[in-house]
């Protein structure tokens, strides 16, 4: 790398720097960017996936909390839609495909 599972309509900023696309991939869309985005890097935040620690309890396990440690994350629902059922004037619901994250196999 594969492969399991688990979650993605919630929440969270400045500064320096680079210097042109950017929002995964391929199509249509749409929206964003020299009032410097994307990215990098510094501090700052948020979240609660594993760990840890503390308390409670139907106690070999849960539940609730901190935010120590590992991680992730901080503009627009994973921006919407393509595959399938339903529904339908329209608008929508629900899985699956494929991402992204975290555990865990390797």
């Nucleotide at each position: 790398a594969u492969c399991u599972c688990a979650u993605c309509a919630u929440g969270a900023g400045g500064a320096a720097g680079c210097g042109a696309g950017g929002g995964a991939a391929u199509c249509g869309g749409c929206c964003u960017g020299a009032u410097g985005a994307c990215c990098u890097u510094c501090c700052a935040g948020c979240a609660a996936c594993c760990g840890a620690c503390a308390u409670c309890g139907c106690c070999a396990c849960g539940a609730u909390g901190u935010g120590c440690g590992g991680u992730g994350c901080u503009c627009c629902a994973u921006c919407c839609g393509a595959c399938a059922g339903c529904g339908c004037u329209g608008u929508g619901c629900u899985g699956a495909c494929a991402g992204a994250u975290g555990a865990g196999u390797g």